Bacterial RNase P class A from Chitinimonas lacunae, 372 nucleotides, folded computationally.
Rfam family: Bacterial RNase P class A. Rfam classes the family as a ribozyme.
The sequence is in RNAcentral, with records from ENA.
The gene name in the source record is rnpB.
Taxonomically the source falls in Chitinimonas (Bacteria, Pseudomonadota, Betaproteobacteria, Chitinibacteraceae).
The coordinates come from a structure-prediction model, not an experiment, and the mean pLDDT is 76.
[in-house]
RNA sequence: GAAGUCGGCCGGACAGCCGCUGCUCGCUUUGGCGAGGGGAGGAAAGUCCGGGCUCCGCAGGGCAGGAUGCCGGCUAACGGCCGGGCGCCGCAAGGCGACGGAAAGUGCAACAGAGAGCAGACCGCCGAACUCCGCACAAGCGGGGUGGCAAGGGUGAAACGGUGGGGUAAGAGCCCACCGCGGACGUGGUAACACGGACGGCACGGUAAACCCCAUCCGGAGCAAGACCAAAUAGGCAGACGAUGACGGGGCCCCCCGAGUCUGCGGGUUGGUUGCUUGAGAGGUACGGCAACGUACUUCCUAGAGGAAUGGCUGUCGGCGGCGACUCCGGUCGCCGCGCCACAGAACCCGGCUUACAGGCCGGCUUCGCCA
Numbered sequence: 001g002a003a004g005u006c007g008g009c010c011g012g013a014c015a016g017c018c019g020c021u022g023c024u025c026g027c028u029u030u031g032g033c034g035a036g037g038g039g040a041g042g043a044a045a046g047u048c049c050g051g052g053c054u055c056c057g058c059a060g061g062g063c064a065g066g067a068u069g070c071c072g073g074c075u076a077a078c079g080g081c082c083g084g085g086c087g088c089c090g091c092a093a094g095g096c097g098a099c100g101g102a103a104a105g106u107g108c109a110a111c112a113g114a115g116a117g118c119a120g121a122c123c124g125c126c127g128a129a130c131u132c133c134g135c136a137c138a139a140g141c142g143g144g145g146u147g148g149c150a151a152g153g154g155u156g157a158a159a160c161g162g163u164g165g166g167g168u169a170a171g172a173g174c175c176c177a178c179c180g181c182g183g184a185c186g187u188g189g190u191a192a193c194a195c196g197g198a199c200g201g202c203a204c205g206g207u208a209a210a211c212c213c214c215a216u217c218c219g220g221a222g223c224a225a226g227a228c229c230a231a232a233u234a235g236g237c238a239g240a241c242g243a244u245g246a247c248g249g250g251g252c253c254c255c256c257c258g259a260g261u262c263u264g265c266g267g268g269u270u271g272g273u274u275g276c277u278u279g280a281g282a283g284g285u286a287c288g289g290c291a292a293c294g295u296a297c298u299u300c301c302u303a304g305a306g307g308a309a310u311g312g313c314u315g316u317c318g319g320c321g322g323c324g325a326c327u328c329c330g331g332u333c334g335c336c337g338c339g340c341c342a343c344a345g346a347a348c349c350c351g352g353c354u355u356a357c358a359g360g361c362c363g364g365c366u367u368c369g370c371c372a
Stems, first nucleotide, its partner, number of pairs: 001368010012317007020039002023036005041343001045354002048352005053222004060254004065218005070084005085099001086097004100213002105211002107207002122153002124149003129146007161179006180202001181200002185196004226274004236265006247258003281300008319338008
């Protein structure tokens, strides 16, 4: 200097004028006025997870259904985060993982191929054993049948462990060496797991984001949840079920509670207040921990609308783009343009994940090249 990888931050600031809005205080003719202090995000997005909170059920269990899936921690909790293990990708720093079980069972793998899981003979190899034919005096040669083989070739994404040697009629873990695999043992580790030597010719491969089995967890619905006030109407009509709890009670059964419940038609009200912002909150310091994070002390208060406020203009600075000049090659100056120029706007709140993002800044690490 270049390329890469991981992490963090900003994504406008100041001033003036006008405008909107919550809160606090004061005044008021109750229409409002004045002062002070605040007023969209890193993702507010997606609605994908987990909760707080509210209501119903339960206060115990089971079924159905769903979710997660290596080990150990963090957390209110999680499918999140941190650390570790194993596998794959990358020269590396690093990245990704839907990562329990295939000897419990079922299913699937098109086509091709003999055969796709206790399989199989297309091209082939053998002819030791038995037998037939031909050429032959014979030895022997050639061919066929019964038979043996799956080592070679082919098909396929994948062919019933791999390489080498022995053995055989020819072959095959048939035997041996090494590798792979298996359970046990020893060592290290909390564990996942790793390493080691010995033993065993060794289970009939793959696939579970196929059904399934195993372990763990989960009641339901959701701020349009709920609570209160005011007002108005028709406490309406019809049907079904129901006092034996069989009807209703937010998946079902049991249990518990209740006398009404459900369906259709029709009528009234679609008003106001609240929930509604002090939080599992944020910053700093110290200690503990590899870390996520925890503890203690201290500082701060930063929207709360209700069809939905948080805006518009001007100037300067910063920033970006273009052009030109200079340059000690780090950069400097001048002119022009842009100006909410990136992605994009709260709606009960919080912890995560995922997606989008013009431009800019900072730091760690890896590789390559050059110079000293």